This is a predicted structure of a 73-nucleotide RNA (transfer RNA) from an uncultured Lachnospiraceae bacterium. The prediction has a mean pLDDT of 83. It matches the Rfam family "tRNA". About the family: Transfer RNA (tRNA) molecules are approximately 80 nucleotides in length. The family's RNA type in Rfam is transfer RNA.

């Protein structure tokens, strides 16, 4: 340099061939409980790598860029 795959809450991770409010587990916060903590239970905050395009509508499609991994040179 070229090709392929990937990038989603702090971490793991469902979404699949566009449909309006993006799950879940762990973690975090609050409450109940406890002498206290843990566990358990209830509730809560928190996310689509960036820019542009297509579309009535994009996490998902198209283009460019960034980063990660593998392969080739």
């Nucleotide at each position: 340099g070229c090709u392929u795959g990937g990038u989603a809450a702090g971490c793991u991770a469902a979404u699949c061939u566009g449909g309006u409010g993006a799950a879940a587990g762990c973690g975090c916060c609050u409450g109940u409980c406890u002498g206290a903590a843990g566990a358990a239970c209830a509730g809560g905050a928190g996310a689509g790598c960036c820019c542009g395009g297509u579309u009535c509508g994009a996490a998902a499609c198209c283009g460019g860029g960034a980063c990660c991994a593998a392969g080739c040179a």